Context: one part of a larger RNA
RNA sequence: UUGGGCGUAAAGAGCUCGUAGGUGGUUCGUCACGUCGGAUGUGAAAAUCUGGGGCUUAACCCCAGACCUGCAUUCGAUACGGGCGAGCUAGAGUGUGGUAGGGGAGACUGGAAUUCCUGGUGUAGCGGUGGAAUGCGCAGAUAUCAGGAGGAACACCAAUGGCGAAGGCAGGUCUCUGGGCCAUUACUGACACUGAGGAGCGAAAGCGUGGGGAGCGAACAGGAUUAGAUACCCUGGUAGUCCACGCCGUAGACGGUGGGCACUAGUUGUGGGAACCUUCCACGGUUUCUGCGACGCAGCUAACGCAUUAAGUGCCCCGCCUGGGGAGUACGAUCGCAAGAUUAAAACUC
Numbered sequence: 001u002u003g004g005g006c007g008u009a010a011a012g013a014g015c016u017c018g019u020a021g022g023u024g025g026u027u028c029g030u031c032a033c034g035u036c037g038g039a040u041g042u043g044a045a046a047a048u049c050u051g052g053g054g055c056u057u058a059a060c061c062c063c064a065g066a067c068c069u070g071c072a073u074u075c076g077a078u079a080c081g082g083g084c085g086a087g088c089u090a091g092a093g094u095g096u097g098g099u100a101g102g103g104g105a106g107a108c109u110g111g112a113a114u115u116c117c118u119g120g121u122g123u124a125g126c127g128g129u130g131g132a133a134u135g136c137g138c139a140g141a142u143a144u145c146a147g148g149a150g151g152a153a154c155a156c157c158a159a160u161g162g163c164g165a166a167g168g169c170a171g172g173u174c175u176c177u178g179g180g181c182c183a184u185u186a187c188u189g190a191c192a193c194u195g196a197g198g199a200g201c202g203a204a205a206g207c208g209u210g211g212g213g214a215g216c217g218a219a220c221a222g223g224a225u226u227a228g229a230u231a232c233c234c235u236g237g238u239a240g241u242c243c244a245c246g247c248c249g250u251a252g253a254c255g256g257u258g259g260g261c262a263c264u265a266g267u268u269g270u271g272g273g274a275a276c277c278u279u280c281c282a283c284g285g286u287u288u289c290u291g292c293g294a295c296g297c298a299g300c301u302a303a304c305g306c307a308u309u310a311a312g313u314g315c316c317c318c319g320c321c322u323g324g325g326g327a328g329u330a331c332g333a334u335c336g337c338a339a340g341a342u343u344a345a346a347a348c349u350c
Base pairs, nucleotide, nucleotide: 004321005320006319007304008303012318014201015200016199017198021194022193023192025088026087027086028085029084030083031082033081034080035077036076037075038074039073040072041071042070048066049065050064051063052062053061054060091191092188093187094186095184096183097182098181099180103177104176105175106174107173108172109171110154115149116148117147118146119145120144121143125136126135162169163168206247207246208245209244210243211242215241216240220236221235222234223233258317259316260315261314262313263312266295267294268293269292270291271290272289273288274287275286276285277284299306300305323350324349325348332343333342334341335340
């Protein structure tokens, strides 16, 4: 390479957009590039195969044919692929009318709770644990009432529920804004799918500058425990956690399952629409589209399990794997303020 694979054995890029490329609905016409057929030329000889012949045979040698799967020219074929031209509407998109939502950004705002401060009441303890101690408290704590300050997070609703490409998103109001779904079938007329490079987004931690700092809390200190205790438990507590702007670019970034299209039994729950039936209304029933779940047939699977949200049956495109360790390391390169990230071996060894 051929081939075989990627839920759990090695293997799906964290996610999206998108360039090149690859692939691509339907009808008619045309060309004849691919494709198919014929002819001609060429395709050295030897070798090989078949049929003959010559050395007593064989090896060996000679003759003829085949083969030489190719290339070029030419004459044809036109189903399929392709080019060009003209259409179509089932893919895709737009319009119109509805609709659900913690989708995103900014501003404003609310109550509960913790902490702190001030004042009142009040007196000897509080706190903490398995038990204690460190700690706080007669300079009046804890408890309780009133007032104030400040920061962070939003109980109930809440769900097996919703939205988002993923990361993720939850008190309330307003402004700006993205996407989805349903109905209609008015418009465009293949405008599509995927996507090497590339670009953007990307939890937490971490970094830079400036703010902020209630609670929590790496590091650190103390008290315990213990043989020891650089821990688990307790009392404190700095970075950080929060905000703005800029970096970082990684995660068990997981459904451990790339994207798209089509097809292939059902049952049941639930979110969002639509049509019809029923009905005073509400409810309810049937059908249908679109999400999220549970079970289950065929089929698949090494098994577990998956099963119209496929891991089934097919097609298109991308990424990735090829024994364990060495190693996601070294070197080099690119990126980064750094931490480091990305790319990525070999010797050796089993």

Overview: Predicted 3D model of a 350-nucleotide part of an RNA (small-subunit ribosomal RNA, central domain) from a metagenome.